SAM riboswitch aptamer (S box leader) from an uncultured Rhodospirillaceae bacterium, 87 nucleotides, folded computationally. The prediction has a mean pLDDT of 88. Of the family's consensus pairs, 93% are formed in the model. It was read from a public genome assembly, where an Rfam model found it.
RNA sequence: AACCUAUAAAGAGUGUGCGAGGGACAAGCCCGAUGACCACACAGCAACCGACAGAAAUGCACGGUGCUAAAGCUUGGAUGAUAGGUG
Numbered sequence: 001a002a003c004c005u006a007u008a009a010a011g012a013g014u015g016u017g018c019g020a021g022g023g024a025c026a027a028g029c030c031c032g033a034u035g036a037c038c039a040c041a042c043a044g045c046a047a048c049c050g051a052c053a054g055a056a057a058u059g060c061a062c063g064g065u066g067c068u069a070a071a072g073c074u075u076g077g078a079u080g081a082u083a084g085g086u087g
Stems, first nucleotide, its partner, number of pairs: 002086006013042005021031003025076004043068003048064003052059002072079001
């Protein structure tokens, strides 16, 4: 690379830097110079894996990830993402 399993109508943003595209893709519809996206700092949300507690249900939030516009924004399919595992 590829494969398997699970999850997604809940929840959670400020500052600084940069400067034009961004929301995977197509169509739509949105966000964006009143500065989006991205990066960093701090804060927060969640609880997939580990640790810890527990007989278990479960709890906790210490460690590894993830996430913090809109139902994965909507619809679509030989679809993407994240987590855990196989390799």